[in-house]
RNA sequence: GGCCCCAUCGUCUAGCCUGGUCUAGGACAUUUGCUUCUCAAGCAAGUAACCAGGGUUCAAAUCCCUGUGGGGCCA
Numbered sequence: 001g002g003c004c005c006c007a008u009c010g011u012c013u014a015g016c017c018u019g020g021u022c023u024a025g026g027a028c029a030u031u032u033g034c035u036u037c038u039c040a041a042g043c044a045a046g047u048a049a050c051c052a053g054g055g056u057u058c059a060a061a062u063c064c065c066u067g068u069g070g071g072g073c074c075a
Stems, first nucleotide, its partner, number of pairs: 001074007010028004020058001030046005051067005
């Protein structure tokens, strides 16, 4: 230098190809409550996310462009 892949709650991940919806779902973690002599476990509830900018569209996490960061292959 060229090509390819990835980026969503604190962590991991589904959803993206095929745009719409019910609050962006789930597991773990965490907070509160119940339970218990206490802890753990269990149960109930809560908090918490679409990498950035632009475009298309009535409508974008999803499609398009550019950038950033990470990874891989080739030279």
This is a predicted structure of a 75-nucleotide RNA (transfer RNA) from a Candidatus Staskawiczbacteria bacterium. Lineage of the source: Bacteria > Bacteria candidate phyla > Candidatus Staskawicziibacteriota. Its Rfam family is "tRNA". Its mean pLDDT, the model's own confidence on a scale to 100, is 80.